Description: Model confidence (mean pLDDT): 82 of 100. This is a predicted structure of a 75-nucleotide RNA (transfer RNA) from Armatimonadetes bacterium RBG_19FT_COMBO_69_19. Rfam family: tRNA. The source organism's lineage runs through Bacteria, Bacillati and Armatimonadota.
RNA sequence: GGGCCCGUAGCUCAAGGGUAGAGCAGCACCCUCAUAAGGUGUUGGUUCCUGGUUCGAGCCCAGGCGGGCCCACCA
Numbered sequence: 001g002g003g004c005c006c007g008u009a010g011c012u013c014a015a016g017g018g019u020a021g022a023g024c025a026g027c028a029c030c031c032u033c034a035u036a037a038g039g040u041g042u043u044g045g046u047u048c049c050u051g052g053u054u055c056g057a058g059c060c061c062a063g064g065c066g067g068g069c070c071c072a073c074c075a
Base pairs, nucleotide, nucleotide: 001071002070003069004068005067006066007065010024011023012022013021018055026042027041028040029039030038048064049063050062051061052060
């Protein structure tokens, strides 16, 4: 330098153009002499950034930024 994939909650990941969700973690309560396990409820998001398309974008398009893999080049 070229190609491909990824970026969404604290973490791991869904959401196939129409209200952003699950599990784990956190918090409160129940259970227990107590802890763990278990049960119930609950908090938590500028969907990496900037534009574009659309009535409507996490999703489609363009350009950036970051991460990963492969190839090439140099030595």